[in-house]
Molecule: SAM riboswitch aptamer (S box leader)
Organism: Spirosoma fluviale
RNA sequence: UACUUAUCCAGAAAGACGGAGGGAACGGACCCGAUGAUGUCUUGGCAACCAACCUACCCAGGGGAAUGGUGCCAAUUUCCUCCCGCCGUUGGCGGGAUAGAUAAGGU
Numbered sequence: 001u002a003c004u005u006a007u008c009c010a011g012a013a014a015g016a017c018g019g020a021g022g023g024a025a026c027g028g029a030c031c032c033g034a035u036g037a038u039g040u041c042u043u044g045g046c047a048a049c050c051a052a053c054c055u056a057c058c059c060a061g062g063g064g065a066a067u068g069g070u071g072c073c074a075a076u077u078u079c080c081u082c083c084c085g086c087c088g089u090u091g092g093c094g095g096g097a098u099a100g101a102u103a104a105g106g107u
Stems, first nucleotide, its partner, number of pairs: 003105006013043005021032003027080003044073003049069003053063003077099001082096006
């Protein structure tokens, strides 16, 4: 890194550094940003994917907790594009595909 599976409308911020754009990707919309964003570090927190633990042993299933490994802490993955269906049809809703993120596998 190809690939597989699962999830993605919930949740969770302070300080320091730094100094201009940023929100994955083309474009658009809409937001965030000198009252200092994005980013980095520290601390704190959220969540519960995996390990560990309990369920008499293994597997499956279930459970609680938060010890370890990740992850995350503006906005639904901020929204859109393509396909299908429905409706009260400038549009809306639902499902799917594509892309992306995370975890666990895996060559």